[in-house]
RNA sequence: AGAGUUUGAUCCUGGCUCAGGAUGAACGCUAGCGGGAGGCUUAAUACAUGCAAGUCGAGCGGCAAGGUCUUCGGACCCUAGAGCGGCGCACGGGUGAGUAACGCGUACGCAAUCUGCCCUUCAGUGAGGAAUAGCCCUGGGAAACUGGGAUUAAUACCUCAUAAUAUUGUUUAAUCGCAUGGUUAAAUAAUUAAAGUUCUGGCGCUGAAGGAUGAGCGUGCGUCUGAUUAGCUAGUUGGUAGGGUAACGGCCUACCAAGGCGACGAUCAGUAGGGGGCGUGAGAGCGUGACCCCCCACACGGGUACUGAGACACGGACCCGACUCCUACGGGAGGCAGCAGUAAGGAAUAUUGGGCAAUGGGCGCAAGCCCGACCCAGCAACGCCGCGUGAGGGAAGAAGGCUUUCGGGUUGUAAACCUCUGUCCUUGGUGACGAAACAAAUGACGGUAGCCAAGGAGGAAGCCCCGGCUAACUACGUGCCAGCAGCCGCGGUAAUACGUAGGGGGCGAGCGUUGUCCGGAAUUACUGGGCGUAAAGGGUGCGUAGGUGGCCUUUUAAGUUGGAUGUGAAAUACCCGGGCUUAACUUGGGGGGUGCAUCUAAUACUGGAGGGCUAGAGUGCAGGAGAGGAAAGCGGAAUUCCUAGUGUAGCGGUGAAAUGCGUAGAUAUUAGGAGGAACACCAGUGGCGAAGGCGGCUUUCUGGACUGUAACUGACACUGAGGCACGAAGGCGUGGGGAGCAAACAGGAUUAGAUACCCUGGUAGUCCACGCGGUAAACGAUGAAUACUAGGUGUAGGGGGUAUCAACUCCCCCUGUGCCGGAGCUAACGCAAUAAGUAUUCCGCCUGGGGAGUACGGCCGCAAGGUUGAAACUCAAAGGAAUUGACGGGGGCCCGCACAAGCAGCGGAGCAUGUGGUUUAAUUCGAAGCAACGCGAAGAACCUUACCAAGGCUUGACAUCCACUUAAACGCAUGGAAACAUGCGGUCUCUUCGGAGGAAGUGAGACAGGUGCUGCAUGGCUGUCGUCAGCUCGUGUCGUGAGAUGUUGGGUUAAGUCCCGCAACGAGCGCAACCCUUGUCGUUAAUUGCCAUCAUUUAGUUGGGCACUUUAACGAGACUGCCGGUGACAAACCGGAGGAAGGUGGGGAUGACGUCAAGUCCUCAUGGCCCUUAUGGGUAGGGCUUCACACGUCAUACAAUGGUCGGUACAAAGGGUUGCCAACCCGCGAGGGGGAGCUAAUCCCAGAAAGCCGAUCGUAGUCCGGAUCGCAGGCUGCAACUCGCCUGCGUGAAGUCGGAAUCGCUAGUAAUCGUGGAUCAGCAUGUCACGGUGAAUACGUUCCCGGGUCUUGUACACACCGCCCGUCACACCAUGGGAGCGGGUUCCGCCAGAAGUAGGUAGCCUAACCGCAAGGAGGGCGCUUACCACGGCGAAAUUCGUGACUGGGGUGAAGUCGUAACAAGGUAACC
Repeated sequence: AGAGUUUGAUCCUGGCUCAGGAUGAACGCUAGCGGGAGGCUUAAUACAUGCAAGUCGAGCGGCAAGGUCUUCGGACCCUAGAGCGGCGCACGGGUGAGUAACGCGUACGCAAUCUGCCCUUCAGUGAGGAAUAGCCCUGGGAAACUGGGAUUAAUACCUCAUAAUAUUGUUUAAUCGCAUGGUUAAAUAAUUAAAGUUCUGGCGCUGAAGGAUGAGCGUGCGUCUGAUUAGCUAGUUGGUAGGGUAACGGCCUACCAAGGCGACGAUCAGUAGGGGGCGUGAGAGCGUGACCCCCCACACGGGUACUGAGACACGGACCCGACUCCUACGGGAGGCAGCAGUAAGGAAUAUUGGGCAAUGGGCGCAAGCCCGACCCAGCAACGCCGCGUGAGGGAAGAAGGCUUUCGGGUUGUAAACCUCUGUCCUUGGUGACGAAACAAAUGACGGUAGCCAAGGAGGAAGCCCCGGCUAACUACGUGCCAGCAGCCGCGGUAAUACGUAGGGGGCGAGCGUUGUCCGGAAUUACUGGGCGUAAAGGGUGCGUAGGUGGCCUUUUAAGUUGGAUGUGAAAUACCCGGGCUUAACUUGGGGGGUGCAUCUAAUACUGGAGGGCUAGAGUGCAGGAGAGGAAAGCGGAAUUCCUAGUGUAGCGGUGAAAUGCGUAGAUAUUAGGAGGAACACCAGUGGCGAAGGCGGCUUUCUGGACUGUAACUGACACUGAGGCACGAAGGCGUGGGGAGCAAACAGGAUUAGAUACCCUGGUAGUCCACGCGGUAAACGAUGAAUACUAGGUGUAGGGGGUAUCAACUCCCCCUGUGCCGGAGCUAACGCAAUAAGUAUUCCGCCUGGGGAGUACGGCCGCAAGGUUGAAACUCAAAGGAAUUGACGGGGGCCCGCACAAGCAGCGGAGCAUGUGGUUUAAUUCGAAGCAACGCGAAGAACCUUACCAAGGCUUGACAUCCACUUAAACGCAUGGAAACAUGCGGUCUCUUCGGAGGAAGUGAGACAGGUGCUGCAUGGCUGUCGUCAGCUCGUGUCGUGAGAUGUUGGGUUAAGUCCCGCAACGAGCGCAACCCUUGUCGUUAAUUGCCAUCAUUUAGUUGGGCACUUUAACGAGACUGCCGGUGACAAACCGGAGGAAGGUGGGGAUGACGUCAAGUCCUCAUGGCCCUUAUGGGUAGGGCUUCACACGUCAUACAAUGGUCGGUACAAAGGGUUGCCAACCCGCGAGGGGGAGCUAAUCCCAGAAAGCCGAUCGUAGUCCGGAUCGCAGGCUGCAACUCGCCUGCGUGAAGUCGGAAUCGCUAGUAAUCGUGGAUCAGCAUGUCACGGUGAAUACGUUCCCGGGUCUUGUACACACCGCCCGUCACACCAUGGGAGCGGGUUCCGCCAGAAGUAGGUAGCCUAACCGCAAGGAGGGCGCUUACCACGGCGAAAUUCGUGACUGGGGUGAAGUCGUAACAAGGUAACC
């Protein structure tokens, strides 16, 4: 410090996720030791049991037990327990429920206060009195407890005395303060104290003053969320008087006034103890408030006071309530949020331990006692820190494991083995510090830490991960299953992602997971973000509060800045040291501490106050421009309607039609009239307005801007939360109006449907008046204002200069409105003086997508609805700009038998063949739009053959290796369907005679074998786009980048062919050419070919010849080379000449980068998987040949351009020895016999056919057509039944030119005619090849199909066979409404009123004082009044839960209906 994830790729925006740190944690697996820490975060739920606050005999009366003495009565000593009294119990310890508050923090204040114990100082401590507990006696009660009587003490209580610097009152003076007022002094009057004990050392007591400590009160500032909480408040705000308190105060009461708080957020609601700190972070911040420290609050829930220095009191009291317990039913007791512990809750948190030795607290003169504070120990890896589980050597690189390309590699110096060591551990010995004072005594921890010795490597390693992020890879298993997953995502038979193993990586007594917080996240942006298109500028203006504000000057010193002082507790954190062997831990010192307060200084800037200025702003004056607004009036054109005329059959409408109108006279046309609405031309990225918006003309009223001038005011300004006003269209209300247009509606079309698009009609509405509504893609998707920052060019208004008679012209200024463009900015697109640049001020708004601008609530509205505006849930994206493609029922250009123009077909018939389907034991398998279907198959009767049923084989039909044996092969015989089995015969080559070689058999295993699966694991080969003209690279340049450029453009070409231009320059694969063939000529050669001349013959047969033809080798030839024209002086095109051939001459071979997971595992090869007495191998038979049917492709026809018969002519290219087979003979024929020739320019197949010359048929199901069937034959072959081909005779279906639709072909082509080959024993209508005869048509590129190129749009990228929307149906989830129902909280009114306090007091009681007494003073009880907790009734508000039914929403591989959107998305889309 970043990374992953949206895309085909890119940049940006933006969310989600990860890596880090932390934790009072929990869970899983694992676990050796020690140190020092922390350990109910949940139920402030309920608690059994024990302990947690006592102490003092030096305050008092007194005393059990024990001891000593005893005169036996008792005395003395020592004291437990109980009681009176004093002090403590308000500390210490716990918890965080409540509390949003002066509760806390910080800084001040108290002239408005108190303070036990402690310290200092001063002054005192005199005289009396009356009770009471205990003890004793006697009652009640189960108990708790309690009544009565008698007696008694005090440092308990009371009276008196004395007393002031105390308190209160009066008078006077001085002095101080911000106010009330304070302080001091004097005089006077009144009131108020005390306690003893001990036996001398003290300890106490009282009053006063001061200190210290602690507490109380007040104030400034700070202190969570919600405005879907906007108004709150009656003791409320203030005053006067009184009461009350330690003290100020509405703290309380009476009276008076009507205030007080609030947008700087009152009130209400929700949540929460606050701080030092802690975690994180670079910081600013954000989160948090366990442990330790400070403060607060609470002590079962609520209320109340008493005592006291201090409490409204955790282990005190009273009352109410809930709960629990005891009970003799009458009545009582209790409060662990102290320490342990229990139950419950929960994912979850420890021992009913030891000790007062230390520290500290209470009491006490002290000894001492008490202390679950505290110090220790126990439990649990809960975290932090430290140590160990050994160290050195050791290659045969052991065994084993895993893997393997079988060679090896790896585990791995790891182990074994050798040599050592002893930390921890075990045993034994020794053995602390902590202990300070005071001579002594005193240690829970603890026989602990430490030290010494001995022992033995002996007892001590796991967890997570290994696809990327992120360090670390293989094998097997599994097969979208099981499972994983933080995000992206893995898993559908080769998973580095699941599970296991081996190996590796990380950390290590721990490791992972989960939760939470910070970080990364600049993802709430103060530091430090944005708003044209990504989320985001309010529809527009006016203006309130607020914020901000021109120049000069004086003053002030609030902000600001410097200095000083105080504070900012300690602990923590940081720095330097110290102590534990180190560290954690602990400790000393230091520094810092952004803050607050006070004092002081400065005065530039901001602010306050005063004075001035004119550049901002405004006013005046002089002008001109304008669809600016409102009202009234007027005008013409057009539509429609009405009346009348002319006139006749249509009009209208559309893609085409129909509905509609019209013979009752339309449309058309003429004239007249009515009525409403809108204003052609001018008209213009022209004008005006704040926006919405404004368009005929005239008049009236009226707003604003602009130009010029410089007279006036003198900062009067800018922005603007709320507020107010305006605000298109549509809508609503009332009343008018209504020509045209036109939602709804109706009809006609279209369509699968058509509630649409189109047509004919048509009502609201559109118009006017007055109201309401308040929204728009209200857009420049761009808030307002000000200043500054290159230019160029239009246009509108005004002005100046120049020139002129004038109008032009040219130059300049201001104001508006456009375009282009530089810097700059921007993710890019783009913006660019009218900024999206550079800056300032103010306002509004945004923070992932969906849910949703929805729900609820509020406000507004007549309604429709508007405004404000969530959450649950869900996804990992949603999005912007640009790029490359692909696509478009987008555009431009171009090409192709693509269309068109033609010719011949297919689709109809029967047949052949292939396929589907069906059937079957099997009908083997593959191929599937073009690019499967006469395809693999260049040829299924057996074989082939892979399929089926049957009978048989198991190291195998085939390969290699081993052992043994010796023949094997072959022939014959028997059985059998055969395979096979048995029997007989038979017996190889070489030899150095040992044996060797080949061959066969038997046996055991290694292995063979598989047309079994996967073409989606592959190689190779092939199809296809497409013989289309494209596909790329290097360097350079441009762009943030994907990419672009080059390759685009202008021409041209069959062509990215060539030329020109150009930030490109070059190059490669393709194109072309080189190759084959054909067309012309030449040279060479001349047999088997040829024959002009000569001779010869039935015949090139022979002699002869090689001229010709031909053959086959080499050459020539064609290159836009030449001429003319066009073109840009180019490339090239057009025409021409010559030429056998002319513009790639014709044909072929040749197939770029790539696409289709195209085809093929059944050609072959091959990974993996599967079978192994079978999915292998062999045999015979059957099947692949089925047959209701559907499709493809052929052949044959339907006839006269023909059929049949007779005669007759002319090819090319092939094949042939397991072969082709001549002549001749036989047969109607297929064919048979025969055997010459030929290993082929020699012989044979081999007769070419159409054609030509004749004849016949005469338009008919025929002398067409030949299917089908019957009979008889032939050939091949072991074999022709299933299932071959051919022949003859007979039979003679369908079919009379073929619907929609569709194929091929542009010249030696189509069409037509025959010939040959491969395969092959036989079998072709298929296929491959050959020649013969031999056309028609192409205007042209609008349309269909395919392709190329440029451009455009895109929400597509699996790329339009794309994407995608909504209803419905099903499942699940959360949520709104809902008759209601149930709970919580709060408020209001009323009733009620315990305990307590205060007031009152008729009743009762009463020791101290007064009084001789009666009685009084005073006190208590009771009663009563006020306040008030619990409780009750009623009415509201708010919140939560639940609810039949219901609304929409979300999610969910393969449901239904349509096709809305994305391309002009097929009606442009959207608001």
Predicted 3D model of a 1471-nucleotide RNA (small-subunit ribosomal RNA) from an uncultured bacterium. The RNAcentral record of the sequence draws on ENA and SILVA. The coordinates come from a structure-prediction model, not an experiment, and the mean pLDDT is 83. Rfam family: Bacterial small subunit ribosomal RNA. Its family is annotated with ribosome and structural constituent of ribosome in the Gene Ontology.